[in-house]
Context: one part of a larger RNA
Molecule: small-subunit ribosomal RNA, 5' domain
Organism: uncultured soil bacterium
RNA sequence: GGAUGAACGCUGGCGGCGUGCUUAACACAUGCAAGUCGAACGAGAUCCAACCUUCGGGUGAAGAUCGAGUGGCGAACGGGUGAGUAACACGUGGGGAACCUGCCCUUCUCUCUGGGAUAACGUCGAGAAAUCGGUGCUAAUACCGGAUACUCCUUGCGGAUCGCAUGGUCUGCUCGGGAAAGCUCCGGCGGAGAAGGAUGGCCCCGCGGCCCAUUAGCUAGUUGGUGAGGUAAUGGCCCACCAAGGCGACGAUGGGUAGCCGAGCUGAGAGGCUGAUCGGCCACACUGGGACUGAGACACGGCCCAGACUCCUACGGGAGGCAGCAGUGGGGAAUUUUGCACAAUGGGCGAAAGCCUGAUGCAGCAACGCCGCGUGCGGGAUGAAGGCCCUCGGGUCGUAAACCGCUUUCAGCAGGGAUGAAAUUGACAGUACCUGCAGAAGAAGCCCCGGCUAACUACGUGCCAGCAGCCGCGGUAAUACGUAGGGGGCAAGCGUUAUCC
Repeated sequence: GGAUGAACGCUGGCGGCGUGCUUAACACAUGCAAGUCGAACGAGAUCCAACCUUCGGGUGAAGAUCGAGUGGCGAACGGGUGAGUAACACGUGGGGAACCUGCCCUUCUCUCUGGGAUAACGUCGAGAAAUCGGUGCUAAUACCGGAUACUCCUUGCGGAUCGCAUGGUCUGCUCGGGAAAGCUCCGGCGGAGAAGGAUGGCCCCGCGGCCCAUUAGCUAGUUGGUGAGGUAAUGGCCCACCAAGGCGACGAUGGGUAGCCGAGCUGAGAGGCUGAUCGGCCACACUGGGACUGAGACACGGCCCAGACUCCUACGGGAGGCAGCAGUGGGGAAUUUUGCACAAUGGGCGAAAGCCUGAUGCAGCAACGCCGCGUGCGGGAUGAAGGCCCUCGGGUCGUAAACCGCUUUCAGCAGGGAUGAAAUUGACAGUACCUGCAGAAGAAGCCCCGGCUAACUACGUGCCAGCAGCCGCGGUAAUACGUAGGGGGCAAGCGUUAUCC
């Protein structure tokens, strides 16, 4: 000098775009953050044509609306955090002849025939509650059989061809096995099997990126083999048996620290430092463990167990998890609103209308940062008054002010008024922007002035009070302390502190 997610002191006019718990992965009141489908299903409530009516009301087709339930899809995305992790976690380059992939796309074929339940509901009961039990009825794209079936799975026997090994690809016969679901506004929407694609994921390997040797030896599933299990799949992943190996000064093991990267800061570069915001990957979701469901989880707003903590209780027993968005307490030098909207973009469900969406789009707060703008322009000397200095002549603040003329950015007021939307859809927002009006009107501070380093005098103080980044100032004329006048620098900021280059 540059830089910062900054903080602190003094000061503070406007706008645009960004950014905003770096500390306690501390504890959390309250609201919201994941639902949707009646074109899968049964039952119910309300409305309603019509009918009946004792004029109170009753029955009630088609249809509409609605709270639950069965069923489907989603809830594994999106959002948060950085605790753990020195590891194939990440980056980069390869491999999978060892793999999976819902929704989507392409191609081929099929969608036949039966059955038994169960929630809702009714009823009885237990409980303070959370909730649960018995019994009776019912539907389905829920569940279970049978048939049929290919390039599927599987038993056995071949053929062709290819490969770096295990082996791959194509193909023939054979044993056994395996599907399906309907709805409809009649347009469609679906369902099953097989093959391919796309997307997403999983596994393996080479190389790369911290500190300590005042850590030198480490290792029993340890290293390898055979077999079996498990998985979508390889593998000591797990298990039985067998062998005795495996790693290490090219730093094993241990300890400390740390999410990694694209990137950011600095620097002429080489390099050094950092990993906030944005993007990719990973890990975590009160702490520890576990599996279930599923195409996908070992699952933030799912389940079970244990633990700590908090809450309810009729004391028998229950409920909870903000590292989602706001917000509260606490910690701290320090970090915002319990806002608006689904209008846009995107996501889930739905045939659609649409519903949901604290993702997102916006608004609010904060000079926290960057950028832009303004606080006026011209004239004006008996060089006013006043302040300060003075050798008392004067000098200086100083064209500065007053005064005269002019302009109106921004802010203010008034009128018009968008783009963002294809449509009757706009939170932002009567915003941006345009036009008009009034009036210099509402808008300047902070640090410094001994040398480094740009800017000097007076008074006060008297090694005191104080200053200070280094050298050093102050003990009676202090350009170094304090105040004033003057001056220098930067400017809605200026200084200080901390950290990096």